[in-house]
Context: one part of a larger RNA
């Protein structure tokens, strides 16, 4: 130079992507504690105050210690005097929660979860291994198992069966080879006829099955705007909601609050390139070594560097 750790006047995030990383706080006892809530919780919320030592006594105990207390005394800058020992609050996004994971770059919003909901499945079940025998599921039997989404709770889950699947019917059609009839001079090859099973046309039925869920024109006594009204069109034409969002291209959208100033953050509004409802919509107490912004309190991040302990590299000797 350089690892670890201390301590710094005055200022207090001005450093930075970002208070990273340090430092604040901190244990015990009264006393007080707000929004909001699924009325449990939030909540050590916040904040306030005491706390040592000595001497006498009290309550407790059968009685000692211990434990609560009273009263008087006394020292310090500092009485949980060392170590040990929560910083707080406030707004929004996600995930309901305790859990789980990428052993050795990712702990999360990702999986799992209780709950919901669809199919299958009457038991020699269904579903899964095996060529089999056979086993599991289950020494279980529909309040039970198997497989598949969606994920507590609350309010909710809209049109659409055209398309692909599925699941049921089906007078009619189509539908191969055996087989069957009939032709083949006899055997047969071969020909040709009826007829028929799945399945497919057909006929329905299901979207918490795969997936989808328009465009043009007019229009209200200033303008704008378009309840309305006309018109191609589809199977249907996006409903409630929520919205510049973890989804928005144009975009640092526009208006308001935050700030000396904000591409950040909230709340509004919305013309939503390209949201939308179990690929689940919107909210939500509580919870999170999650994320984003703000405030207090604190600080060597910084202004601006000093110094001191210890180790270790290197240089001179």
């Nucleotide at each position: 130079c350089u690892g670890a750790c201390g301590u710094u006047a005055g200022g207090g995030a001005a450093a930075u992507c970002g208070g990273c990383a340090a430092g604040u706080u901190g244990g015990u006892g009264g006393c007080g504690u707000a929004a909001g809530u699924u009325a449990u919780c939030g909540a050590u919320a916040a904040g306030c105050c005491a706390u040592g030592u000595c001497u006498g006594c009290g309550c407790c105990u059968u009685g000692u210690a211990a434990g609560c207390g009273c009263a008087g005394a006394u020292g310090u800058c500092a009485c949980u005097g060392a170590c040990c020992a929560g910083g707080g609050a406030a707004c929004a996004a996600c995930a309901a929660c305790u859990g789980u994971u990428u052993a050795g770059c990712u702990a999360a919003a990702a999986c799992a979860c209780a709950a919901c909901u669809c199919a299958c499945c009457g038991c020699a079940a269904a579903g899964c291994c095996g060529u089999a025998a056979g086993g599991c599921u289950a020494a279980g039997c529909a309040c039970a198992g198997u497989g598949g989404g969606u994920g507590a709770c609350g309010c909710c889950u809209g049109c659409u069966c055209a398309c692909c699947g599925c699941u049921a019917g089906u007078a009619c059609g189509u539908g191969a080879a055996u087989a069957c009839c009939c032709a083949g001079u006899u055997c047969a090859a071969u020909g040709g006829g009826a007829g028929u099973a799945a399945g497919c046309g057909c006929u329905a039925g299901c979207a918490a099955a795969g997936a989808g869920c328009g465009g043009g024109g007019a229009u209200a006594a200033u303008u704008c705007u378009g309840a309305u009204c006309c018109u191609c069109u589809u199977a249907a034409g996006g409903u409630a909601g929520c919205g510049u969002u973890a989804u928005a291209c144009c975009u640092c959208g526009u208006c308001a609050c935050u700030u000396a100033a904000u591409a950040g953050g909230u709340g509004a509004c919305c013309u939503g390139c390209a949201u939308g409802a179990a690929g689940g919509g919107c909210g939500u107490a509580a919870u999170g070594a999650u994320u984003g912004u703000u405030c207090c309190a604190c600080u060597g991040u910084c202004c601006c560097a000093a110094c001191g302990u210890u180790g270790g590299a290197u240089c001179u000797g």

Predicted 3D model of a 317-nucleotide part of an RNA (large-subunit ribosomal RNA, domain IV) from a soil metagenome. The RNAcentral record of the full RNA draws on MGnify. It matches the Rfam family "Bacterial large subunit ribosomal RNA". The prediction has a mean pLDDT of 86.